[in-house]
RNA sequence: AAACUGAAGAGUUUGAUCAUGGCUCAGAUUGAACGCUGGCGGCAGGCCUAACACAUGCAAGUCGAGCGAGAAAGCACUUCGGUGUGAGUAGAGCGGCGGACGGGUGAGUAACGCGUAGGAAUUUGCCCAGUAGUGGGGGACAACAUGUGGAAACGCAUGCUAAUACCGCAUACGCCCUACGGGGGAAAGCAGGGGAUCUUUUCGCGGACCUUGCGCUAUUGGAGAAGCCUGCGUCGGAUUAGCUAGUUGGUGGGGUAAUGGCCUACCAAGGCAACGAUCUUUAGCUGGUCUGAGAGGAUGAUCAGCCACACUGGGACUGAGACACGGCCCAGACUCCUACGGGAGGCAGCAGUGGGGAAUAUUGGACAAUGGGCGAAAGCCUGAUCCAGCAAUACCGCGUGUGUGAAGAAGGCCUGAGGGUUGUAAAGCACUUUCAAUAGGGACGAAAAGCCUAAGUUUAAUACGCUUGGGGUCUUGACUUAACCUAUACAAGAAGCACCGGUUAACUCCGUGCCAGCAGCUGCGGUAAUACGGAGGGUGCAAGCGUUAAUCGGAAUUACUGGGCGUAAAGCGCACGUAGGUGGUUUAUUAAGUCAGAUGUGAAAGCCCCGGGUUUAAUCUGGGAACUGCAUUUGAAACUGGUAAGCUAGAGUACGGUAGAGGUAAGUGGAAUUCCAGGUGUAGCGGUGAAAUGCGUAGAUAUUAGGAGGUACAUCAGUGGCGAAGGCGACUGCCUGGGCCAACAUUGACGCUGAGGUGCGAAAGCGUGGGUAGCGAACAGGAUUAGAUACCCUGGUAGUCCACGCCGUAAACGAUGAGAACUAGACGUUGGCCUUAAAAAAGGUUAGUGUCGAAGCUAACGCGAUAAGUUCUCCGCCUGGGGAGUACGGCCGCAAGGUUAAAACUCAAAGGAAUUGACGGGGGCCCGCACAAGCGGUGGAGCAUGUGGUUUAAUUCGAUGCAAUGCGAAGAAUUUUACCUGGUCUUGACAUCCCAAGAAUCUUUAAGAGAUUAGAGAGUGCCUUUGGGAACUUGGAGACAGGUGCUGUAUGGCUGUCGUCAGCUCGUGUUGUGAGAUGUUGGGUUAAGUCCCGCAACGAGCGCAACCCUUAUCUUUAGUUACCAUCAGGUUAUGCUGGGCACUCUAAAGAGACUGCCGGUGACAAGCCGGAGGAAGGUGGGGUCGACGUCAAGUCAUCAUGGCCCUUACGGGAUGGGCUACACACGUGCUACAAUGGUUGAUACAGAGGGUUGCGAAGCCGCGAGGUGGAGCUAAUCUCAGAAAGUCAAUCGUAGUCCGGAUUGGAGUCUGCAACUCGACUCCAUGAAGUCGGAAUCGCUAGUAAUCGCGGAUCAGAACUGCCGCGGUGAAUACGUUCCCGGGCCUUGUACACACCGCCCGUCACACCAUGGGAGUUGGCUGCACCAGAAGUAGAUAGUCUAACCGUAAGGAGGGCGUUUACCACGGUGUGGUCAGUAACUGGGGUGAAGUCGUAACAAGGUAGCCGUAGGGGAACCUGCGGCUGGAUCACCUCCUUA
Repeated sequence: AAACUGAAGAGUUUGAUCAUGGCUCAGAUUGAACGCUGGCGGCAGGCCUAACACAUGCAAGUCGAGCGAGAAAGCACUUCGGUGUGAGUAGAGCGGCGGACGGGUGAGUAACGCGUAGGAAUUUGCCCAGUAGUGGGGGACAACAUGUGGAAACGCAUGCUAAUACCGCAUACGCCCUACGGGGGAAAGCAGGGGAUCUUUUCGCGGACCUUGCGCUAUUGGAGAAGCCUGCGUCGGAUUAGCUAGUUGGUGGGGUAAUGGCCUACCAAGGCAACGAUCUUUAGCUGGUCUGAGAGGAUGAUCAGCCACACUGGGACUGAGACACGGCCCAGACUCCUACGGGAGGCAGCAGUGGGGAAUAUUGGACAAUGGGCGAAAGCCUGAUCCAGCAAUACCGCGUGUGUGAAGAAGGCCUGAGGGUUGUAAAGCACUUUCAAUAGGGACGAAAAGCCUAAGUUUAAUACGCUUGGGGUCUUGACUUAACCUAUACAAGAAGCACCGGUUAACUCCGUGCCAGCAGCUGCGGUAAUACGGAGGGUGCAAGCGUUAAUCGGAAUUACUGGGCGUAAAGCGCACGUAGGUGGUUUAUUAAGUCAGAUGUGAAAGCCCCGGGUUUAAUCUGGGAACUGCAUUUGAAACUGGUAAGCUAGAGUACGGUAGAGGUAAGUGGAAUUCCAGGUGUAGCGGUGAAAUGCGUAGAUAUUAGGAGGUACAUCAGUGGCGAAGGCGACUGCCUGGGCCAACAUUGACGCUGAGGUGCGAAAGCGUGGGUAGCGAACAGGAUUAGAUACCCUGGUAGUCCACGCCGUAAACGAUGAGAACUAGACGUUGGCCUUAAAAAAGGUUAGUGUCGAAGCUAACGCGAUAAGUUCUCCGCCUGGGGAGUACGGCCGCAAGGUUAAAACUCAAAGGAAUUGACGGGGGCCCGCACAAGCGGUGGAGCAUGUGGUUUAAUUCGAUGCAAUGCGAAGAAUUUUACCUGGUCUUGACAUCCCAAGAAUCUUUAAGAGAUUAGAGAGUGCCUUUGGGAACUUGGAGACAGGUGCUGUAUGGCUGUCGUCAGCUCGUGUUGUGAGAUGUUGGGUUAAGUCCCGCAACGAGCGCAACCCUUAUCUUUAGUUACCAUCAGGUUAUGCUGGGCACUCUAAAGAGACUGCCGGUGACAAGCCGGAGGAAGGUGGGGUCGACGUCAAGUCAUCAUGGCCCUUACGGGAUGGGCUACACACGUGCUACAAUGGUUGAUACAGAGGGUUGCGAAGCCGCGAGGUGGAGCUAAUCUCAGAAAGUCAAUCGUAGUCCGGAUUGGAGUCUGCAACUCGACUCCAUGAAGUCGGAAUCGCUAGUAAUCGCGGAUCAGAACUGCCGCGGUGAAUACGUUCCCGGGCCUUGUACACACCGCCCGUCACACCAUGGGAGUUGGCUGCACCAGAAGUAGAUAGUCUAACCGUAAGGAGGGCGUUUACCACGGUGUGGUCAGUAACUGGGGUGAAGUCGUAACAAGGUAGCCGUAGGGGAACCUGCGGCUGGAUCACCUCCUUA
């Protein structure tokens, strides 16, 4: 200085959140197995399955000091006959002790089997202690011998013989029985030693005798062992509720070692059970082991205690002990031997074999140690045990090197190509040698026993024996070729496995392409996979590492410690009440519970603590603590319980009041519907979204008066009343239950709850009998519809009503069990009482019934004295979703069905509350050419153009609702061109690098469709340090080029769209557990989240607006190519000229417009309305400008780019063709159909642009396209260039036309290398369709629509029917927001979140899976009744046999065998129960790919939904009746809050 010390979470439901709830993971462990790998040692464990079958060997013997008998081989000698020795040995027999221990296994057993604590009616060999004995006789049986049977196993007969074998007799201190007189019952010898004395004799022995030791007999006590009894504890099922006749007890008897129905006869009728009997499933129990913070949970290998079993079943014998693992008998199954007549066997002992199985070892050594049996001992036996072998099976330890070493080697991998990493790692250098190897040495485990001997004791004794474990001596080791030590030599011989998306430590490349595969959960893989496979690298553990299986933990996920039930799973529909549980207050007592002390016990081992000791550790070992328990005993008396006596606050009773749709039965009433029969009256009525069926001229509906019958009771009426709930509503009285209030009198805890039980219990439904007006499942008809078994309509049966009897369920709801106590308020309302007051009212109190709300609670919603708050008592219920409230079984019911109530299988969720969105055939507010009001179109025709489709060698590719389709393409004859055909090139048409040659370049010939190929000629340049160099061309080799190939779902960039819509966010603060909210909502206002006010918000950002451009007015400045008012000149004429800068204009800078001013309105605001002024007025018009984001929108073919693919081709030239096709469909346009027009003639006025490879004037030619021509112009100068509609005239006269121009024929022009496929234009001729366009649909709100022409880009030409611009002429309408479409804000519902193009239900069809029923059938277990009866035991026995004892004998007693009775195993028959397997067919369920039919639910889901019940229907479902809100919307009523 002790026995202590100990508690972690994560992933997954969602767009996100909180909570509920399951699933999964991280930990520890194992008698493990499997996969990959494997150096050494220590230590422990090793058939969990077939208690399946076993070859072979061994596992229980020993004693000659109990007894009789007794070889052989060998050796020696020999007279060859034998003798000695071996040897009194081996082997066998009689006898004793031991085979009941030790060893194995866990089948059975739910039991006094086990555990724990006790008990009385018992036995006990060997052992210890005590007492008393151990005398004297007898008859046999083995062995053996002879004969004999049998294949064998094994016998049979006759004869001999010993004993510590067997049997009498004697004796009897204890002992047993007893009627107290008495009676009964034993024994065995053996070994060692010995001086006298005696005996015998073959004179050696031997014996008597004495003594010692061991044994034997009787008995007592002990120890240890065993049997029996009892309390308590000891798995699951109630879909097992009643079980029991030896059953429970008593008496007599029997039996046992002993108690006892243990057995038997008689008597009684008991005994057990909801505190779980009986039945059934499973199971050896415990100390302990594993886990856990603990409480617990799981488990019962090894070690230890107990039990049971020994091939299966039964039985006894022997014995101290067994109903006996290596004993016996019988029956059965199986195996083996056989001469077929008979026999033998039992590994759940140790090894081992087969089999089973995922799986578990050697046919080893030794008795050296420990222990056991026998023996006096030596010793023998011992598969107990101690050791070794096998396998990484577990735990523990050690090693596979250490230091240094940067050129950061090579190689690998990655790479932005620079480098990084593997990595001080390796190599190299220096060092060490554990372990393994070899060689040498080398303990402990061994102490005894034996023999010799000393002292003491015993004895007559110096023998023997014993003690002092005295002294001496001689040996004994399987393991062991061990532990340990030393030496030698070499880094030498020794590293793997799993993982790397998250959980969970650890990342890259390649391959693959929803394939192959992975996966514990979530999930990964569809061309850039940190998730598959490989590699590099990394992480973790390490001679192991992973996986699988299993247990506990995490899991507070069965909650005792330590959970819940309004909406997540969960309060019985309600009450009464039995058992049970629980219970006010005072005193006394008791001591069952409770608390304290003591004693006994709680085996050892284990766990824990402190030590010791293996080099350490595991292992081993000493001592302690602990074993939380049980029992006994002594105390305490607060609390609980018991007992006794009280009390009155709980609970009742009595008296007096009081409200009420409380109940039962009876009577009465009026309104309404329908019907009947009259009157009046005429053509419709009725019904609906609209209709029809239906009723009506045979007189309906309507109206009037009357009658009949049944049902329900308007107003009052109310979050009002009563009742336990269901429920109860006209009025009257009878009967009757309960509540409340007040004052006090009385009883004296009589209370609360309540498993089972009993009663009540809406609607529907059932039975019998009535009744039937209205309503109304089913049914019929009419509608609607794609269909309509529905919603709507017309009818209508059960039913609804009454009586009696069943049923027993509902969203039977407050989704909230009953009772009690406590805990802020405010405002209503119903009943009663009190106070005050004239009254209305007010205050107080009590019992109800509501709303809001504090604290508190809750996941939140919400609850909040009527609790879901804080507590107590009792009951019921829950434990993931589905399967399923289903199946089977039981109970109830006439039936419908109710109640109780699973499993297989399947999923990783299902569910709650709240949040943000989105959506709604929800609501409110607002906007937009959204509708409406208008104008003009499209859709019909012809043509143009694009698309689809079809065709094709190709008709290249892309774009595909709005937001593709006159789009990419701002222009396909070749080119373009990407497509096709045939022909052709391979470092390439293009880039960089290397080598060689040549300047470059130009001209030209031949072949060919051309690409190309083959030549000829001209030319020889620039710089230079004379080596060469630069540019270019040709040839060659390889790195590479090239790709309009793929992926827009790998990307950048760009673009479309919602949408020029007014929105989208952030910081800080506040608020909520949180997602989030607030701000951003509200009241106004605006084009606008524009502005104002208010406000737990205050600010800010991106958007809006403004700033920019243009246009409209003015000013200033400046005037050429523009302009020309004034002056001058000139012309047929013209700013033509001088001149001028006033104007127009040009192009720079300014001004101007801000709700600034006035009036009204509004909230004294923002703003709105009107007005003035002004060129312009409320954003003046137009443009540019497009928030956060959405659509995996579009584009890899503009460009760029990752990855993949091609490389004599998917690349590059080149010819021709195609992109221009044509039964058809669609989009966008043009031209028209005509008179607001066409044609002809005349005539007027723009703007904005373009131009040198160009625009191209005048002039001339041509009918014209055009040609010729070439002035001028690099443009306010020249030119394209004539504007057209318009205007003025003429003509046409409503026609397929003088409209319209398609189509076709002919002739031409232009561009171009070339107009065939396939250009544009011109002229002449031709003259289709078309007479204003169905359903539907588009654009536009003012200089707009409509209409008219002009220009440009692209471009050789080709469009002016496309696109982008320009100007000319120039309208109509808007009441308004109900509706359609789109959008914004607020709110509401939601089962949607890929967000309504959402989600989702059921039938049917197909495949698979498990399961219920099923005519039956097969097997196991079992009840009852009966048959049967081996071996054995007990009883009986003139059948037979019989040594010991008795008897002189005859014989007897006793015994054996046989026979028989009782009990009983196996077996058999009949009939039940139960469990399991299987089965034609059949029922529903689950899961599956994109099947079929509908659309039931989620929004008011388009008929609100759901619950119960009944009917109907392909199916979801529909309908009736009653109920619920867990229904949206609008209105009303009531209540609350604030003023």
Predicted 3D model of a 1539-nucleotide RNA (small-subunit ribosomal RNA) from an uncultured prokaryote.
The coordinates come from a structure-prediction model, not an experiment, and the mean pLDDT is 84.
Rfam family: Bacterial small subunit ribosomal RNA. Its family is annotated with structural constituent of ribosome and ribosome in the Gene Ontology.
The RNAcentral record of the sequence draws on ENA.